[in-house]
RNA sequence: GCAGGGGUAGCCAAGCCCGGUCAACGGCGCAAGGCUUAGGACCUUGUCCAGAAGUGGUUCCGCGGUUCGAAUCCGCGCCCCUGCACCA
Numbered sequence: 001g002c003a004g005g006g007g008u009a010g011c012c013a014a015g016c017c018c019g020g021u022c023a024a025c026g027g028c029g030c031a032a033g034g035c036u037u038a039g040g041a042c043c044u045u046g047u048c049c050a051g052a053a054g055u056g057g058u059u060c061c062g063c064g065g066u067u068c069g070a071a072u073c074c075g076c077g078c079c080c081c082u083g084c085a086c087c088a
Base pairs, nucleotide, nucleotide: 001084002083003082004081005080006079007078010028011027012026020068029047030046031045032044033043034042048057049056050055061077062076063075064074065073
């Protein structure tokens, strides 16, 4: 350089094809509670931000576009992985 795949919360990871039901399945980790003599394991709940709650706000690599509405479609850019090519 060419081709293909990918970037989602503290970590892993689904969703993307076919836009809305998504603060975004699930697991790990963490926190609280239960259980236990105790710890571990197991069970329940919580785990973006604000709030007592109803609710509100901001989010899926970055910027822009389409749309009533974008993690999802389109354009450009950045980064990572794989194969091939190149390699004085």